Bacterial large signal recognition particle RNA from a Chloroflexota bacterium, 272 nucleotides, folded computationally. The source organism's lineage runs through Bacteria, Bacillati and Chloroflexota. It matches the Rfam family "Bacterial large signal recognition particle RNA". By type it is a non-coding RNA gene.
[in-house]
RNA sequence: CCGUGCUAGGUGGAGGGGUGGCAGUCCUCUGAACGGCAAAUCUGCCAUAUGGCCGGCUGAACUCCGAACCUGAGGGUUAGCCCCAGGUGGGACUGCUCGGGCACCCUAGCGUUUCAACGUAGCCGGGUCCCGACCGGCGGAGGCCCCCGAACCCCGUCAGAUCGAAAGAAGCAGCGGUAAGGGGUGUCCUCCGGGUGCGUCGGGGGCGCCUGGUACGCAGUUAGGGGGCCCGAGCAAGCCACCUGGGGGUGAUUCGAAGGUUUGGUGCACGG
Numbered sequence: 001c002c003g004u005g006c007u008a009g010g011u012g013g014a015g016g017g018g019u020g021g022c023a024g025u026c027c028u029c030u031g032a033a034c035g036g037c038a039a040a041u042c043u044g045c046c047a048u049a050u051g052g053c054c055g056g057c058u059g060a061a062c063u064c065c066g067a068a069c070c071u072g073a074g075g076g077u078u079a080g081c082c083c084c085a086g087g088u089g090g091g092a093c094u095g096c097u098c099g100g101g102c103a104c105c106c107u108a109g110c111g112u113u114u115c116a117a118c119g120u121a122g123c124c125g126g127g128u129c130c131c132g133a134c135c136g137g138c139g140g141a142g143g144c145c146c147c148c149g150a151a152c153c154c155c156g157u158c159a160g161a162u163c164g165a166a167a168g169a170a171g172c173a174g175c176g177g178u179a180a181g182g183g184g185u186g187u188c189c190u191c192c193g194g195g196u197g198c199g200u201c202g203g204g205g206g207c208g209c210c211u212g213g214u215a216c217g218c219a220g221u222u223a224g225g226g227g228g229c230c231c232g233a234g235c236a237a238g239c240c241a242c243c244u245g246g247g248g249g250u251g252a253u254u255c256g257a258a259g260g261u262u263u264g265g266u267g268c269a270c271g272g
Base pairs, nucleotide, nucleotide: 001272002271003270004269005268006267009058010057011056012030013029014028015027016026020046021045022044023043024042034055035054036053037052064265065264066263067262068261069260070259071258074255075254076253077252078251080250081249082247083246084245085244086243087242088241089240090239093238094237095235096234097233098232099231100230101229102228104226105225106224107223108222109221110220118217119216120215122214123213124212125211126210127209128208129204130203131202132201133200134199135197136196138193139192140191141190142189143188144186145184146183147182148181154177155176156175157174162169163168
């Protein structure tokens, strides 16, 4: 160096999920990815954990094991930005509502010198407020007035009847009247009361409001409407801050299938 037969190794890997952790069954990616069996309140393991059992194929190199570099599917973590939805709070700004003020414009009224609008914490009165008296009104009680009213024992008159010799007497019913009592009425009288009066008089109080007069000032002033500015209060649609969830692209970091380049490592027996 050649040939034959074997052996180690290989016959996929990664991310996620799950687990105290490592694998598998599960999901996803990659990919030419041997067959069968069981596996989630599961199966096999313990940092030398990167599956277990049975079988097949390949087999010491293109093929097995490693290192460096390039490309790189996909996943995880995290952060900021953008969009959407929801929640909590805020009110600087925009917007809206309410209140107050200022000046301006329009319309109307009253006014600008014999009369004077309007104003003046000015002066003198009146009212509104309080107290008292009176008057009125309303309500109640009583009186006065009118009517009824003794069929129980009131008064008057008393037929008949009774007594009496007579004069006459007493006297029932009836009639009339009246008492207690009942009812009615008011232009009347007295007393009491009030959620009583644009009432009268007197006193008090006050200067807030209304009003009469007076004094002073002066040409504006009053009402309505309009838009503007300022101040204050409110609403929270826009807006601002924070929180939660979802989505998209991007950045950082991490794991990383697969592909490419380079460079290393790995046997045994027999025969020639």